[in-house]
Molecule: transfer RNA
Organism: Odocoileus virginianus texanus
RNA sequence: GGGGGUGUAGCUCAGUGGCAGAGCACAUGCUAAGCAUGCAUGAGGCCCCGGAUUCAAUCUCUGGCAUCUCCA
Numbered sequence: 001g002g003g004g005g006u007g008u009a010g011c012u013c014a015g016u017g018g019c020a021g022a023g024c025a026c027a028u029g030c031u032a033a034g035c036a037u038g039c040a041u042g043a044g045g046c047c048c049c050g051g052a053u054u055c056a057a058u059c060u061c062u063g064g065c066a067u068c069u070c071c072a
Stems, first nucleotide, its partner, number of pairs: 001071007010024004018055001026042005048064005
């Protein structure tokens, strides 16, 4: 310098053009003498940034940024 992949909750990741989800973690309650485990409930995300297409974009297109990887 060129090619490709990945950016979604605190962490690891799903997801589909029309309401954003799971596991772990966190908070509260129950259980327990207490801790752990277990059960129930809840909080937490303008889906990396800008533009385009569309009635409507996390999703499609495009330009950036970050990161991983391959070639030289």